[in-house]
Molecule: Fluoride riboswitch aptamer (crcB RNA motif)
Organism: Elusimicrobiota bacterium
RNA sequence: CCGUACAUCGGCGAUGAUGUCCGCCGCACCGCCGGAACGCGGUGAAACCGUCCGCGGGGACUGAUGACCUCUACCGAAGA
Numbered sequence: 001c002c003g004u005a006c007a008u009c010g011g012c013g014a015u016g017a018u019g020u021c022c023g024c025c026g027c028a029c030c031g032c033c034g035g036a037a038c039g040c041g042g043u044g045a046a047a048c049c050g051u052c053c054g055c056g057g058g059g060a061c062u063g064a065u066g067a068c069c070u071c072u073a074c075c076g077a078a079g080a
Stems, first nucleotide, its partner, number of pairs: 009026005016071002019068003027044006050061004
């Protein structure tokens, strides 16, 4: 210096929240302090942005979960 694995940490998993578990991504540049390391800030990248039909225009649909419990919002039915 390059690659891989693990750990820590950060981000993400088609509409909200807590917890637990699971999965995915994790690089670059700039600025500040400084001898350096560390740290802080900014910008971009990655993961991510639902289903079906249709060449396309377009048409028709499911769900607050990645999974589970609970809460909140919405919809439907029944009862008081």